[in-house]
Context: one part of a larger RNA
RNA sequence: AGCAUAGGGUGGAUGCCUUGGCACUAGGAGCCGAUGAAGGUCGUGAUAAGCUGCGAAAAGCUUUGGGUAGGCGCAAAUAGCCUUUGAUCCAGAGAUUACCGAAUGGGGAAACCUGGCUGAGAAAAGCUCAGUCACUGCAUACUGAAUACAUAGGUAUGCAGGGGGAACUCGGGGAACUGAAACAUCUAAGUACCCGAAGGAAGAGAAAGAAAAAUCGAUUACCAAAGUAGCGGCGAGCGAAAUGGUAACAGGCCAAACCGAAGGACCUAGUUCUUCGGGGUUGCGGACUGCAACAUGUAGUAUGAUAUCUAGCCGAAGUGUUUUGGGAAAGCACAGCGAAGAGGGUGAAACUCCCGUAGGCGAAAGGUUGAUUACGCUAGCAGUAUCCAGAGUAACACGAGACACGAGAAACCUUGUGUGAAGCCGGGGGGACCACCCCCCAAGCCUAAAUACUACCUAGUGACCGAUAGCGCAUAGUACUGUGAAGGAAAGGUGAAAAGAACCCCGGGAGGGGAGUGAAAGAGAACCUGAAACCCUAUGUUU
Repeated sequence: AGCAUAGGGUGGAUGCCUUGGCACUAGGAGCCGAUGAAGGUCGUGAUAAGCUGCGAAAAGCUUUGGGUAGGCGCAAAUAGCCUUUGAUCCAGAGAUUACCGAAUGGGGAAACCUGGCUGAGAAAAGCUCAGUCACUGCAUACUGAAUACAUAGGUAUGCAGGGGGAACUCGGGGAACUGAAACAUCUAAGUACCCGAAGGAAGAGAAAGAAAAAUCGAUUACCAAAGUAGCGGCGAGCGAAAUGGUAACAGGCCAAACCGAAGGACCUAGUUCUUCGGGGUUGCGGACUGCAACAUGUAGUAUGAUAUCUAGCCGAAGUGUUUUGGGAAAGCACAGCGAAGAGGGUGAAACUCCCGUAGGCGAAAGGUUGAUUACGCUAGCAGUAUCCAGAGUAACACGAGACACGAGAAACCUUGUGUGAAGCCGGGGGGACCACCCCCCAAGCCUAAAUACUACCUAGUGACCGAUAGCGCAUAGUACUGUGAAGGAAAGGUGAAAAGAACCCCGGGAGGGGAGUGAAAGAGAACCUGAAACCCUAUGUUU
């Protein structure tokens, strides 16, 4: 030195555990903000570094309910207090709420600096305190230039906006990698990303529709139609609709004609314009003329029955002088309850020990719900001479986009440029276009439900994970890295209970040996189990 065996050390695998995650289900809730948000900074405790709570009224104040013997957070200990005159705690409502931050009196290198005006502190030029003073838009009123009328501008008052938020929604912009086995049309994809806007949903929506010889009757979503019809360097790929079945259902309002009122303009007996009120809303219309008449519905405004949420309360039934053990919930013995044998805890494995569970009960205050009622709003028939029925619109040309549809035979839809109608004897559509036939009424607006999503709350589930897993975090966006945008860890387990080892000995200490605790210390805090690599010791053996 090798090998073997044995015993140790180191190390932290494995097993077991779970405070934490992951995915989902059902229900709720779906915004917060100038009444100053989200997020922070700094404070705040008897002692106080961190977290949590709170805000100079500072681990809290008031009040209304609940609740009952202890309490002064995580978090021990000491001191000192509070509490059956009901504390702590839980719930509702309120008060306070420094400074920064949209940040808004002005400034600024966020959490700082510094003003004006009004008021208060007896007076005070000083100090302190309270209030107020940003900008933009809209409305109203008053003012008011160059410039006569005017307008721009200005001032005042009132209302609104501004910023944040996980996804979902709509709109404005809009890639590339990639695929096509290269690549350019194409694809990826109207995706990612940027910007704007809104809501609890958004958008869409009451046919100038879809169809086809029969008709249907707003929109939305799902299933089928169907990977069909089609589109496509007819490559890669892209990819409908009618229709059928379901979910949910809801329809309304203007503009105009006409009537009336007020005001204005014009060669003022009249015409016309503006505003307001009535009227009217459709594809067998309406005005107008004539006749008849008070029903029905309701998404508006108020009311607030009921139910429910935000604290809680009641809640059945087991013992043993028995066995093992440190310990009984295990074994044994004999019982009981069950609308409760879900689950968790308790020194091991508990229906009957504790918390609960089944089943019942409960609200001063606030929220949600919205029965009922009231008010408001809301209808017909006939005639058809005249009048009205959305214009730089429809349509066309050129150029684009969007439609499953890549210019194609390319309709329909949107519109940048240019032309530019009809007006009910009218107009649009039915995939070039024309005819016939059929369907519909554009150029105004609103509209619940069925649909999408889950930052958040409650209850629950898992052939999901179990500490190199599961979220990055059993907590941490911490430590640390980076000028910065940003990147971003590791780290769980004594024991049933600290009973956490008094005292003695060696040692400067660390550490160890006794003693003691404990079931166990080969559970001693570097603490459950404690694999391997690696190291050491002893013995055997080989060289």